Molecule: transfer RNA
Organism: uncultured Bacilli bacterium
RNA sequence: GUUCGCAUAGUACAAUGGAUAGUAUGGUUCCCUCCGAAGGAACAGAUACAGGUUCGAUUCCUGUUGUGAACA
Numbered sequence: 001g002u003u004c005g006c007a008u009a010g011u012a013c014a015a016u017g018g019a020u021a022g023u024a025u026g027g028u029u030c031c032c033u034c035c036g037a038a039g040g041a042a043c044a045g046a047u048a049c050a051g052g053u054u055c056g057a058u059u060c061c062u063g064u065u066g067u068g069a070a071c072a
Base pairs, nucleotide, nucleotide: 001071002070003069004068005067006066007065010025011024012023013022018055027043028042029041030040031039048064049063050062051061052060
């Protein structure tokens, strides 16, 4: 330099155009307990950035950024 893939919660992953973006773990509060652990309940927390297509975008398209792989 060329081609291809990836970017979603603190962490690890789902969601192949449609509803309030879900699960595990972690966090906070409460219950339980003499205290703690375990267990139970509730709550908070995310689509890399910009634009486009569409009635509707995490999803499709373009560019940028970051990262990984292959080739040279």